[in-house]
RNA sequence: CGGGGCGUGGCGCAGCCCGGUUAGCGCACUUGACUGGGGGUCAAGGGGUCGUCAGUUCAAAUCUGACCGCCCCGA
Numbered sequence: 001c002g003g004g005g006c007g008u009g010g011c012g013c014a015g016c017c018c019g020g021u022u023a024g025c026g027c028a029c030u031u032g033a034c035u036g037g038g039g040g041u042c043a044a045g046g047g048g049u050c051g052u053c054a055g056u057u058c059a060a061a062u063c064u065g066a067c068c069g070c071c072c073c074g075a
Stems, first nucleotide, its partner, number of pairs: 001074007010027004020058001029045006051067005
């Protein structure tokens, strides 16, 4: 320098291809109940606005462009 992949709650992921209802799941966290306590089980609850900025659109996590970060391949 060229090509490719990834970026979504604290952590790990799905959703993106084919735009449309309140953005979900597991773990973790908070509260309560059971328990002598711990652990465990059950019930309820909080936390995101999707890497950043712009564009297209009635409508963008999803489509387009640029940029940033990480990883891989090639030179």
This is a predicted structure of a 75-nucleotide RNA (transfer RNA) from a bacterium. Its Rfam family is "tRNA". Rfam classes the family as a transfer RNA. Gene Ontology term of the family: triplet codon-amino acid adaptor activity. The coordinates come from a structure-prediction model, not an experiment, and the mean pLDDT is 82. The sequence is in RNAcentral, with records from ENA.